[in-house]
The RNA shown here (Glycine riboswitch aptamer) has 113 nucleotides and comes from Methylopila turkensis. Its mean pLDDT, the model's own confidence on a scale to 100, is 80. Of the family's consensus pairs, 90% are formed in the model. RNAcentral holds the sequence, with entries from Rfam.
RNA sequence: UUGGACGAUCUGGAGAGAGGCGCCCUUGAGGCGUCCACCGAAGGAGAAACCCCGGACCUUCCGUAAGGAAGGCGCGGGGGAAACUCUCAGGUAACCGCGACAGAUGGGGGCCG
Numbered sequence: 001u002u003g004g005a006c007g008a009u010c011u012g013g014a015g016a017g018a019g020g021c022g023c024c025c026u027u028g029a030g031g032c033g034u035c036c037a038c039c040g041a042a043g044g045a046g047a048a049a050c051c052c053c054g055g056a057c058c059u060u061c062c063g064u065a066a067g068g069a070a071g072g073c074g075c076g077g078g079g080g081a082a083a084c085u086c087u088c089a090g091g092u093a094a095c096c097g098c099g100a101c102a103g104a105u106g107g108g109g110g111c112c113g
Base pairs, nucleotide, nucleotide: 002113003112004111006107008105009104010103011102012101017036019035020034021033022032023031024030037092038091039090043088044086045085046084050079051078052077053076054075057072058071059070060069061068062067
């Protein structure tokens, strides 16, 4: 100096019941609880190739042997991603949204390149 990460502000941003029942009330497309049906894009969780470790078996080579080396094969354990999967959490008219992600502007000079 610059990019990333992080963070702030603004903008864009999907999906799925205006569900049933009960209670409260300001009587509402309201709040709370519960039941059923759904959604995936807060968050969370899962593990493929592959990598590492360990044991066994097979083939070849070295060795008197014990055993060793190389290769193959599968078993056990660990690591291992997402917008995939799960649906715990969250959500299911408009409004609202602590909505993944994307864009713009700024920030500190602390982190990484």